[in-house]
Context: one part of a larger RNA
RNA sequence: UUGGGUUUAAAGGGAGCGUAGGCGGGCUUUUAAGUCAGCUGUGAAAUCCUGCGGCUCAACCGUGGAAUUGCAGUUGAUACUGGGAGUCUUGAGUGCACGCAGGGAUGCCGGAAUUCGUUGUGUAGCGGUGAAAUGCUUAGAUAUGACGAAGAACUCCGAUCGCGAAGGCAAGUGUCCGGAGUGCGACUGACGCUGAGGCUCGAAAGUGUGGGUAUCCAACAGGAUUAGAUACCCUGGUAGUCCACACGGUAAACGAUGAAUGCUCGCGGUUAGCGAUACACUGUUAGCCGCCAAGCGAAAGCAUUAAGCAUUCCACCUGGGGAGUACGCCGGCAACGGUGAAACUC
Repeated sequence: UUGGGUUUAAAGGGAGCGUAGGCGGGCUUUUAAGUCAGCUGUGAAAUCCUGCGGCUCAACCGUGGAAUUGCAGUUGAUACUGGGAGUCUUGAGUGCACGCAGGGAUGCCGGAAUUCGUUGUGUAGCGGUGAAAUGCUUAGAUAUGACGAAGAACUCCGAUCGCGAAGGCAAGUGUCCGGAGUGCGACUGACGCUGAGGCUCGAAAGUGUGGGUAUCCAACAGGAUUAGAUACCCUGGUAGUCCACACGGUAAACGAUGAAUGCUCGCGGUUAGCGAUACACUGUUAGCCGCCAAGCGAAAGCAUUAAGCAUUCCACCUGGGGAGUACGCCGGCAACGGUGAAACUC
């Protein structure tokens, strides 16, 4: 390479948009590039295969045939693929109507709690633990009442729920932006799918500059524990946690399951619509969840949201360690990221 694979054994890119490329709906017609058939030329000889023959046989040799699966030209065929033309509506998109959501951005705003400040009441403890101590406190703490300030997060509702491409998104409300769904079947008429490179987004931690800093809290300090205790526990506590702008680009970025399309038994629950309504139920579309038939699977299990049956495109795997390391290159302010070996060893 062929082949075989990628939920859990090695293996799905973190996600989207999209370039090249690959693949692509029904019908009619044309062309004849691919495809198929005939013929012609060429495809050296030897070798290989085979008929016959010559050395007593064989090896070896001679002679004839076949083969040389290819290439070019030419004449035809036209089902399929491709090219051209026309047409269609079911794929795709648009429109109209209807409701839907914790989708995104940016303002405004609410209450509880926490800490701090001022002040009132009040007096000897508070706090913390397995037990303590460090710590706070007669300069009046803790507790409790009033007033004020600040920052961050949103109890209940809340769900086996909803939305988003993923990351993710939850007090309330305004504005702007985006989305899917359902119904109608009015419009366009294959406009589609995938997508190497590329571009964009991308939790937390981290980085730069400026702000903010209530809580919590790496580092750090102290108190304990212990043989020791650079920990677990306690008292403090700085970066950080928050905001703006910029960088970084990784996660068990998980459904450990790439995207798209079609097909394939059922039962139950639930979300958003729609239809008919007898206001009981029931049908249908799109989503979410549980259980199962066939089938699949090494099994666990999956099972119309497939890991079933098929097609298209992309990504990735090929024994363990060495190693996601070294070197080189690219990116980054750095931290580091991307790409990514070998010797050796089992």